Predicted 3D model of a 73-nucleotide RNA (transfer RNA) from a Propionibacteriaceae bacterium. Its mean pLDDT, the model's own confidence on a scale to 100, is 81. Rfam family: tRNA. The family's RNA type in Rfam is transfer RNA. It was read from a public genome assembly.
RNA sequence: GGCCCCGUUGUGUAGUGGUCCAGCACGCGGCCCUCUCAAGGCUGAAACGGCGGUUCGAAUCCGCUCGGGGCUA
Numbered sequence: 001g002g003c004c005c006c007g008u009u010g011u012g013u014a015g016u017g018g019u020c021c022a023g024c025a026c027g028c029g030g031c032c033c034u035c036u037c038a039a040g041g042c043u044g045a046a047a048c049g050g051c052g053g054u055u056c057g058a059a060u061c062c063g064c065u066c067g068g069g070g071c072u073a
Base pairs, nucleotide, nucleotide: 001072002071003070004069005068006067007066010026011025012024013023018056028044029043030042031041032040049065050064051063052062053061
């Protein structure tokens, strides 16, 4: 240099064009329970790497770019 894969709440992940508010687990905050803690219950905050394009509609498709990984010369 060429090609391929990945990037989503703090962490690990689901989602592969639509209907709802982006879901789940752990973690975190508040409340309940308890003499206290843990466990349990209820509730809340928190995310689509960036820019542009296609589309009535994009986390999802396309281009560029950033970061990580792999193969190859």